This is a predicted structure of a 353-nucleotide part of an RNA (large-subunit ribosomal RNA, domain IV) from Mycoplasma testudineum. Its mean pLDDT, the model's own confidence on a scale to 100, is 85. Rfam family: Bacterial large subunit ribosomal RNA. The full RNA is in RNAcentral, with records from ENA and SILVA. The source organism's lineage runs through Bacteria, Bacillati, Mycoplasmatota, Mycoplasmataceae and Mycoplasma.
Context: one part of a larger RNA
């Protein structure tokens, strides 16, 4: 010097991204507990006391042993009276020792605000345990049974020896108080009148061929090719409707007898212009925004304001008890984190073998 430990004057978080990591607490009896709540909780809340051994007597429990009554021949049962060793618990008195009595081991540090995520549970075996997943609840949608849907080239199987209070799928995530406007586009469900539109059907008209003929050439029929119009479904145009279906939810401008501000008007544009309810927030760039509150000092936090670069209503919106090895701020105790180091123990390094 490196690893694991112990102990430390005074100070007690200064240390440091952070009280990381250490230290307190601690069982167990007793008395004693708040705000707040979904009336269960919260709560072991907190918080404050006893705790060892000796000896007495006391109460309560029990073995024996007893009396007295009934019942039975009898053992013996029931019910009662009296004594009641030894342990065993409690509570009281005396009285004993230690620096210390749950003497050693086991054995929650505790209180506040705030964020998230309801809650137990679940995950990156090996760098993440979370706010991630999932969860019951809620809702939208598919499915009438040879179900829908998944596996298989198919037999077939699963769904399911289920039947719409049941199966699939998609989205939210308990309960609580709610879930607003927009169907113009994209979806998707419905219509089917008229347009568009395949293959088939159809076969005008042309082409080639060449019996014949009146032979610059005509040209039937029958073979072959080419092919107009006509007919022709779904789709798609098109008419509806649908956001707990993908999704979307504006500018500019004038205006109140101080000033500022615009309840009120104007005008462009849009399918519609963001409703409640939250907001500098897990969203705020300017930004250490103001303000107020915690600090001697705060970019932290916390309550507010709103000017929301760029909240917002089941990619849910705001509250919220209870829970979280959860994330952030804060006090209490605490103590080698630290001021500032020391000293010890063990094993290693080191020497020598």
């Nucleotide at each position: 010097c490196c690893a694991u430990u112990g102990u430390u004057a005074a100070g007690g978080a200064a240390c440091u991204c952070u009280g990381c990591a250490a230290a307190u607490u601690g069982a167990c009896c007793c008395c004693g507990u708040a705000a707040g709540u979904u009336c269960g909780c919260g709560a072991g809340a907190a918080g404050g006391g006893g705790c060892g051994c000796u000896c007495a007597a006391u109460u309560a429990a029990c073995a024996a042993u007893u009396u007295u009554a009934u019942a039975g021949c009898a053992a013996u049962a029931u019910a009662u009276u009296a004594u009641g060793a030894a342990u065993u618990a409690a509570g009281u008195g005396a009285g004993c020792c230690a620096c210390a009595g749950u003497a050693a081991a086991u054995u929650u540090c505790a209180a506040g605000g705030g964020g998230c995520a309801a809650c137990u549970g679940u995950u990156u075996a090996u760098c993440a345990a979370a706010a991630a997943c999932a969860c019951a609840g809620c809702u939208c949608u598919c499915u009438g049974c040879u179900a829908a849907g998944u596996u298989g080239u198919a037999a077939a199987a699963c769904g399911a020896u289920g039947u719409a209070u049941a199966g699939g799928g998609g989205g939210u995530g308990a309960a609580g108080u709610c879930u607003g406007c927009c169907c113009a586009g994209u979806g998707c469900c419905c219509g089917a009148a008229g347009g568009u539109u395949a293959a088939g059907c159809g076969g005008a008209a042309c082409u080639g061929u060449u019996a014949g003929c009146u032979u610059u050439g005509c040209g039937a029929a029958g073979c072959a090719g080419u092919a107009a119009a006509g007919u022709g479904a779904a789709g798609c145009c098109c008419g509806g409707g649908u956001g707990a279906a993908c999704g979307g939810c504006g500018g500019c401008u004038g205006u109140a007898a101080c000033u500022a501000u615009a309840a009120c008007g104007g005008u462009c544009c849009u399918a519609a212009g963001g409703u409640a309810g939250c907001g500098a927030a897990a969203u705020u760039c300017c930004u250490u925004g103001u303000c107020g509150g915690c600090u001697a000092a705060a970019u932290a936090c916390u309550g507010a304001c709103c000017u929301g670069c760029a909240c917002g209503a089941a990619a849910g919106a705001c509250g919220c008890a209870a829970u979280g090895a959860u994330c952030u701020c804060u006090u209490g105790a605490c103590u080698g984190u630290c001021u500032c180091a020391a000293c010890a123990a063990u094993g290693g390094a080191c020497u020598c073998g």